[in-house]
């Protein structure tokens, strides 16, 4: 000196998913309080009452839904036939290191999961989560920040 892996610390990233006190079994649990997200909920406005049987017309059975959270939709063509799988395109989302907006270019994702036949919108009001899992590096413009002199 290079290249691999493993552990701390410090800094970054994706997200609402952070900080302070306090208690305890003490690299972490568990409580509270801010700050940040989500859901449910009036007037107005908007939607238009899913289908088939049967009813003593109150109902009852069977069959389709249906709606949230997120960027994660939509087409096309291959393989393969229940049904996935892969590929490409368009729309979408992140990342590049002082921050924001803008432009180029690089590189990447386009999941997963919840309710349980029910939820437009919704102001007061109720109500819930604050987890996981990673490690990136090119520039030009405008504002502004901070350091320097």
């Nucleotide at each position: 000196u290079u290249c691999a892996u493993a552990u701390g610390a410090u800094c970054g990233c994706u997200c609402a998913a952070u900080u302070a006190c306090a208690u305890g079994c003490u690299u972490c649990a568990u409580g509270u309080a801010a700050g940040c997200g989500g859901g449910g909920g009036a007037a107005c406005c908007a939607u238009u009452c899913g289908g088939u049987g049967u009813u003593u017309c109150g109902g009852c059975a069977c069959c389709a839904g249906g709606g949230g959270u997120g960027a994660a939709a939509c087409c096309u063509u291959u393989c393969u036939u229940u049904a996935g799988a892969a590929a490409g395109g368009u729309g979408g989302g992140g990342a590049g290191a002082c921050u924001c907006u803008u432009u180029a270019c690089u590189c990447c994702c386009u999941a997963a999961u919840c309710c349980g036949u029910c939820a437009g919108c919704u102001a007061a009001c109720c109500u819930c989560g604050u987890a996981a899992g990673c490690g990136u590096c090119u520039g030009g413009a405008g504002a502004g920040a901070a350091c320097u002199g």

This is a predicted structure of a 149-nucleotide RNA (c-di-AMP riboswitch aptamer (ydaO/yuaA leader)) from Weizmannia acidilactici. The coordinates come from a structure-prediction model, not an experiment, and the mean pLDDT is 78. Taxonomically the source falls in Heyndrickxia (Bacteria, Bacillati, Bacilli, Caryophanales).